Small-subunit ribosomal RNA from an uncultured bacterium, 1568 nucleotides, folded computationally. Model confidence (mean pLDDT): 82 of 100. Its Rfam family is "Bacterial small subunit ribosomal RNA". Gene Ontology terms of the family: ribosome and structural constituent of ribosome.
RNA sequence: UUGUUGAGAGUUUGAUCCUGGCUCAGGAUUAACGCUUGCGGCAUGCCUAAGACAUGCAAGUCGAACGAGAAGGCCCAUUGACGUAGAUUGAAAUCGGAGUGCUUGCACAAAGAUGGAUUUCUGCUGAUUUGGAUUUUCCUUCUAGUGGCAAACGGGUGAGUAACACGUGGGUUACCUACCUUUAAGUUGGGGAUAUCACCUGGAAACGGGUAGUAAUACCGAAUGUGAUCUACGGAUUAAAGAAGCCUUUAAAGCUUCGCUUAAAGAUGGGCCUGCGGUGCAUUAGCUAGUUGGUGAGAUAAAAGCCCACCAAGGCGACGAUGCAUAGCCGAACUGAGAGGUUGAUCGGCCACACUGGGACUGAGACACGGCCCAGACUCCUACGGGAGACAGCAGUUAGGAAUAUUCGUCAAUGGGGGAAACCCUGAACGAGCAAUGCCGCGUGAACGAUGAAGGCCCUAUGGGUUGUAAAGUUCUGUUGUUUGGAACGAAUAACUAGAAGAGGAAAUGCUUUUAGUCUGACGGUACCAUUCAAGAAAGCCACGGCUAACUACGUGCCAGCAGCCGCGGUAAUACGUAGGUGGCGAGCGUUAUCCGGAUUUAUUGGGCGUAAAGCGUGCGCAGGCGGUUUGUUAGGUCUAAAAUUAAAGUCCGAAGCUUAACUUCGGUUCGUUUUAGAAACUGGCAGGCUUGAGUAUGGUAGAGGCAAACGGAAUUUCUAGUGUAGCGGUAAAAUGCGUAGAUAUUAGAAGGAACACCAGUGGCGAAGGCGACUUGCUGGGCCAAAACUGACGCUGAGGCACGAAAGCGUGGGGAGCAAAUAGGAUUAGAUACCCUAGUAGUCCACGCCGUAAACGAUGAGUACUAAGUGUCGGGUUACCGGUGCUGAAGUUAACACAUUAAGUACUCCGCCUGAGUAGUACGGUCGCAAGGCUGAAACUCAAAGGAAUUGACGGGCACCCGCACAAGCGGUGGAGCAUGCUGUUUAAUUCGAAAAUACGCGAAGAACCUUACCUAGACUUGACAUCCCCGGCAAAGCUAUAGAAAUAUAGUGGAGGUUAUCCGGGUGACAGGUGGUGCAUGGUUGUCGUCAGCUCGUGUCGUGAGAUGUUCGGUUAAGUCCGAUAACGAGCGCAACCCUUAUCCUUUGUUGCUAACAUUAAGUUGAGAACUCUAAGGAUACUGCCGGUGACAAACCGGAGGAAGGUGGGGAUGACGUCAAAUCAUCAUGCCCCUUACGUCCAGGGCUACAGGCGUGCUACAAUGGCUGGUAUAAAAAGAAGCGAACUCGCGAGAGGGAGCAAAUCUCAAAAGCCAGUCCCAGUCCGGAUUGGAGUCUGCAACUCGACUCCAUGAAGUUGGAAUCGCUAGUAAUCCCGAAUCAGAAUGUCGGGGUGAAUACGUUCCCGGGUGUUGUACACACCGCCCGUCACGCCAUGGGAGUCUGUAAUACCUGAAGUCGGUAGCCUAACCAGCAAUGGAGGGGGCCGCCCAGGGUAGGACAGGUGACUGGGGUGAAGUCGUAACAAGGUAUCCCUACGAGAACGUGGGGAUGGAUCACCUCCUUU
Repeated sequence: UUGUUGAGAGUUUGAUCCUGGCUCAGGAUUAACGCUUGCGGCAUGCCUAAGACAUGCAAGUCGAACGAGAAGGCCCAUUGACGUAGAUUGAAAUCGGAGUGCUUGCACAAAGAUGGAUUUCUGCUGAUUUGGAUUUUCCUUCUAGUGGCAAACGGGUGAGUAACACGUGGGUUACCUACCUUUAAGUUGGGGAUAUCACCUGGAAACGGGUAGUAAUACCGAAUGUGAUCUACGGAUUAAAGAAGCCUUUAAAGCUUCGCUUAAAGAUGGGCCUGCGGUGCAUUAGCUAGUUGGUGAGAUAAAAGCCCACCAAGGCGACGAUGCAUAGCCGAACUGAGAGGUUGAUCGGCCACACUGGGACUGAGACACGGCCCAGACUCCUACGGGAGACAGCAGUUAGGAAUAUUCGUCAAUGGGGGAAACCCUGAACGAGCAAUGCCGCGUGAACGAUGAAGGCCCUAUGGGUUGUAAAGUUCUGUUGUUUGGAACGAAUAACUAGAAGAGGAAAUGCUUUUAGUCUGACGGUACCAUUCAAGAAAGCCACGGCUAACUACGUGCCAGCAGCCGCGGUAAUACGUAGGUGGCGAGCGUUAUCCGGAUUUAUUGGGCGUAAAGCGUGCGCAGGCGGUUUGUUAGGUCUAAAAUUAAAGUCCGAAGCUUAACUUCGGUUCGUUUUAGAAACUGGCAGGCUUGAGUAUGGUAGAGGCAAACGGAAUUUCUAGUGUAGCGGUAAAAUGCGUAGAUAUUAGAAGGAACACCAGUGGCGAAGGCGACUUGCUGGGCCAAAACUGACGCUGAGGCACGAAAGCGUGGGGAGCAAAUAGGAUUAGAUACCCUAGUAGUCCACGCCGUAAACGAUGAGUACUAAGUGUCGGGUUACCGGUGCUGAAGUUAACACAUUAAGUACUCCGCCUGAGUAGUACGGUCGCAAGGCUGAAACUCAAAGGAAUUGACGGGCACCCGCACAAGCGGUGGAGCAUGCUGUUUAAUUCGAAAAUACGCGAAGAACCUUACCUAGACUUGACAUCCCCGGCAAAGCUAUAGAAAUAUAGUGGAGGUUAUCCGGGUGACAGGUGGUGCAUGGUUGUCGUCAGCUCGUGUCGUGAGAUGUUCGGUUAAGUCCGAUAACGAGCGCAACCCUUAUCCUUUGUUGCUAACAUUAAGUUGAGAACUCUAAGGAUACUGCCGGUGACAAACCGGAGGAAGGUGGGGAUGACGUCAAAUCAUCAUGCCCCUUACGUCCAGGGCUACAGGCGUGCUACAAUGGCUGGUAUAAAAAGAAGCGAACUCGCGAGAGGGAGCAAAUCUCAAAAGCCAGUCCCAGUCCGGAUUGGAGUCUGCAACUCGACUCCAUGAAGUUGGAAUCGCUAGUAAUCCCGAAUCAGAAUGUCGGGGUGAAUACGUUCCCGGGUGUUGUACACACCGCCCGUCACGCCAUGGGAGUCUGUAAUACCUGAAGUCGGUAGCCUAACCAGCAAUGGAGGGGGCCGCCCAGGGUAGGACAGGUGACUGGGGUGAAGUCGUAACAAGGUAUCCCUACGAGAACGUGGGGAUGGAUCACCUCCUUU
């Protein structure tokens, strides 16, 4: 205060909060571009080249100022249009109905009446045509010239201008103003020229020259002088023009109107001065000589250094002068809640400019857009002599550009110029044309209509869904369009015609007012109205991952592309392209550009500075800012009231007019500034007090405060001398080094320099840097006490000044120790380092520089206020005051934290910040001897960079705990030969997969064919296999023969099953088929961490939040096992238990098993038995249950008893949440892609079995704890019919023959080590058995590639295995055999079984793995992480650079056009004066001279820009090189300043910081 009034989102992270930038949603535009386009209204339309312009037009007018010229009329003859008057003619049409045709209701119709088109004649008028005449007069029109007024307005543009240019408010007693209005007075009488024209003449032209003559409202005197100006108050000076009309006329006079002159006022428009206001850069700090002022003269309309002479030395500036850059200013426009920010198109006001620069003339007004002169550049004409020109007026052309219109109509209206007027002129203006350029309005139809049509599209569970009431169809409407017709407003004047009235006048003309009529429209036959037609002619653009409303399919495959930000695309893309669908807006829609907003992201409203960007290293202090208490006064600030102004338009409010709206019209409101009057609280000024702020004096007091001098002891080193002997020194270990020329060690003495142990303390002092033996001298500051003095004297502090660690620099000293550089030794892949031995500057002193540090409390100074507790230092009267620490309340904080020593609550002043990098760099300036310091950017790149805290992960961080993890042991692997798997290589193929642990005797529980997936060759194509349809069928399988490698083909034989054709063959296409791809599209299954003890949830509580708590802590356990404590209380998945097996007992069962007693046999063989073993069902048992101890009265642990077994008894099965895009598309299943006479199917042969090398896993060995020979004892668990196969016979043997028994506690396969004897005697062997030759056996269609076994012969390597590495804690390791699956055959592998049967574990320091807590972190793909710098390459911007090119503004000198002004004389000269005249004078013109000056030239500099061989660093770029500097204690803690060094990160020295981990100590605090 009439009106109105504030929205957020995306993006840094694994997640969070904050800081902070980037981006988006809105509005706007003089816009442009892309796609599209029905109509109308109102607006707007070269933002770029103030570039250049063809052509036309844009400023003329007045004959009522003037002379002259031309034409016409008036005159004669001819022609005779239009009109009009009177006669004449009588068409169409209408009425009428005699009659006619005949289909009986249709058609045709005469006479007559009305009607008046048309024709003809005469009269009047007299346009027009033609030919004459034209001496004068008269009338009309036109024309060049003289003259007047206008041309200074209107129209354009924004180059210049940072200025009194603009805006706003004043001043002008310092000024002007044509036309207009008012008032007063005049307008008398003369003169001399001149243009046009005529003649002559120059020139191509433009344009002139000469002679003669002529007019005026042109020009010039004179008179008059109301008035005006000047004045010595006497006076002097100074004007003018007529024209038209009326009356009357011989002429003159007179009257009216328009002019003219003088003067005064007004109005209007200007000139000048001035307060205030509005850009950037200080990397522009000093500028100024007419400069600042005075006096005088001049100039001007007018003040003034405006100009000149003289005098003085001033003037401006951090409140930003000067310079540079940029820019027309404003009303206003856009945006914004506002405050503000940005802009200055259209409309309006002002200014400036008119090709570039200069100049004046004329005029009221110009230094003049369509005038003049000169210079310059440019264009054009030319006869080459010379001329012409200026669109930033309207159209238009060209150029530039992303881009901006017609060479239109009219003066009808509005306005302007001239004129008395008619009228003329007017590209001003009004209109039309072009353009969706903008704003506004309308339409492209409305209602009903389901079979939810067809088509499309996609999905699909194949049923459908969607497009969609949409369409078709029915009914309706008619805006726009279209047809036809009607038809405006804008028009009022003026003028003319006819009147009327009024005043004055003798009258007339005239003047003023008024009535009626005539006449005037570019737009335009436009708006508008009526009417015809038919839904007929009228919809696109963008988007659809999130922000942001709207989704699917196909294509593509990090390609093509998208993208405002985040980002999308590498074969299932809602993000690319297309389609369908959907959303938004709609004759438009998107994009691009720019501005404001959002952005409180420059913060006045309305931000910050401990760690995010940001407090100067510290103080003193001028200016400035701020300032205690009280009284009086003043009125600058402040407040109140009134007045003036704030143009119009615009905005806003209320009305009105166009159908509405936009638009337009009317009324109202409004910032600010100035003036006047008033108030006096606050603030300021002035004057006077006060004491509490501040200071002074007095008395005490603590202290590594400062400067100078003197002096002390300990220690290191060196030197001298003694003793003494072989080492010393140094390191993780060494070496360089020192030492038999006597070191180190030790004793004594001497020299010299530097630093001051203990005391010593988050103790003290100082502004900070900093200060440490003791003594003396000089000196600064603080604190306390008491309250004497001054009386606000205060606080802060831009510039300025001073101080300012270490390093460094200069000069001169000094030099013990230490120690950059340097040298050597080590370490290392290297080691320009870390370690060692030496060692120079330096470190020290004096004087002078430097001026920086993590100069830190990362915390500017001052004042006041706001809980406590506690340690310590100083003072004190024990009230308290001053310092320095810790804990902590409220409060604050993003959190961490701060908290009377604030980062709390407030005030004052200063400094600083505004994304990261580039960069504290470049350039410039300044300081410095130098090193360098201070000040301090940009281009370009990115979408982040950053702070605090959280959860994880990680650490060559810490603590605790566990595990055959180490240790203690036993046995192996790695060496040999062979087996087997893998790699590599080879090959036609050597199919494929598995790859650290967690691939490699793995898939494969078994490749000669088959398997088989691979290769070569040969075949088939609805197929080897499945379903559907059609046709045919007596034939399919089998057997035989032929061809062939076989598949296959043919022939014969055969006759099951089928005939409902379900079987066979043929055909057709849908389909079959694929061990083809993708395990990174998947299901399922599996490995691993790991049988590790963990992983979570609900509710509650804490925290802004991520999250935390619970799950942590004290114990304990194999265990998140249990107990206790506890802001937690509970729960779930895991642990444990439940399951299987084994160990003991019991019950039951007794055959095929067993045998104690009885009988029997060769034999549990048989009777018998049911006790035992065993079998296999069910039970029992073990639970820390009991005792003692320890422990917290707990959980639990230790020991013991009993027991077959004791603390989960042994073993197994059982595998949490999850990790590894772990493995598998070749077990299977499966999406998508791919092949379809082949990537499918069949078949033969080959290959998977290759062989230089490498690796893994095993077997056998190297022997005597053994080999060989002989004898002898004892298992368990399995398996068996296309099977196990006994006895017996044969064979050396593998095996063969044989066929009893057994579908199994009955039969069979079927034991070895061991034990007892013998032999071998340490050898390459009586070890070892590879390899090879020969001969065989078995399986099988087949044993060559390529099987196993046997016998004879052969008899390789190997003598215990380097570095390294594996398994195992008890019936375990080791060792010995047995069985099974697969399987025709083919185990050293795998899975099971039993026999014999050890050693060791102190312990948790270390290696590996795991768990928990804590800590650091720049990691989160999580250390196989992150990340730094050089070098090499590509690209980009930029600095330097010998120079070079261009521009800008000045300076000095030279030259100097036109022109004003001044001067001048052997030139010229109508009016005026003198003079009789000649002539002279005044004045003027031209010439010349001078001042000023545009332009030009020369010179040296200044500044700015472009370019530049080469060069410097910077940025950026999927996979380059070298190292590994930083992040964990980052493997030498890091960082800052400084110096030196080095390929590079960097290293080292000196001083400093903690923004360092870990451990210990000290101090302080908290709790008990």